Description: The RNA shown here (SAM riboswitch aptamer (S box leader)) has 115 nucleotides and comes from uncultured Polaribacter sp. Its Rfam family is "SAM riboswitch aptamer (S box leader)". Its family is annotated with regulation of gene expression in the Gene Ontology. Rfam's curators write: The SAM riboswitch is found upstream of a number of genes which code for proteins involved in methionine or cysteine biosynthesis in Gram-positive bacteria. The prediction has a mean pLDDT of 82.

């Protein structure tokens, strides 16, 4: 820096420094911040990918943990955006638009093993 496989509506803050932005880009929306953003430190959690330990039907399983390596502690990855798709609405009809559901795509984030 690409890759391949997994999950991503659960869960989990205080305290110093620090001082004006921030929610990954792009747009639009909403929203969180001087009652103090990001960023860093410390300490505290959550989770259970790696891990440990048992057990056995040995696999892509079940349990139970949580020392030790990541990660994570507003909002679903905050929503939407591309496909396809349900209802509805405007309309004479089709197409268009507008709304809405549900599915994948894309992109992104973490984790684990490559290269």
């Nucleotide at each position: 820096u690409g890759g391949u496989u997994a999950u991503c509506a659960a869960g989990a803050a205080a305290g110093g420094u620090g001082g004006a932005g921030g929610g990954a880009u792009u747009a639009g929306a909403c929203c969180c911040u001087g009652c103090g953003a990001a960023a860093c430190c410390u300490u505290a959690g959550c989770a259970a990918c790696c891990c440990u330990u048992u057990g056995u039907g040995u696999a892509u399983c079940a349990a139970a943990g949580a020392a030790g390596g990541u990660g994570c502690u507003a909002a679903a990855u905050u929503c939407u955006a591309c496909u396809u798709u349900u209802g509805c609405a405007u309309u004479a009809c089709a197409a268009a638009u507008g709304u809405u559901u549900a599915a994948g795509a894309g992109a992104g984030a973490u984790a684990a093993c490559g290269g």